[in-house]
Molecule: c-di-GMP-I-GGC riboswitch aptamer
């Protein structure tokens, strides 16, 4: 520097449920594991996808476990 081993410490949790916010969409805690080697961050990169009460339409909001960029980073063999 690269890389991810039928390897080890360690993590992170899909549906599902319980209580809670919220208009939705979806989030937050417990419980669960279906994966996951960035399943960390970043929606004030781009794009795609889903909501839409109030407001009045080039707005508001959500998904980083939908790609792709960016940032950052743990442990270790072959090469």
């Nucleotide at each position: 520097u690269g890389u991810g081993a039928c390897a080890a410490a360690g993590g992170c949790a899909a549906a599902c449920u319980a209580g809670c916010u919220g208009a939705a969409a979806a989030g937050c805690u417990g419980g669960g594991a279906c994966g996951c080697a960035a399943a960390g961050c970043u929606a004030a990169a781009g794009g795609a996808u889903c909501c839409u009460a109030a407001g009045a339409u080039u707005g508001g909001g959500a998904u980083a476990g939908c790609c792709u960029g960016g940032c950052u980073a743990c442990c270790g063999a072959a090469a």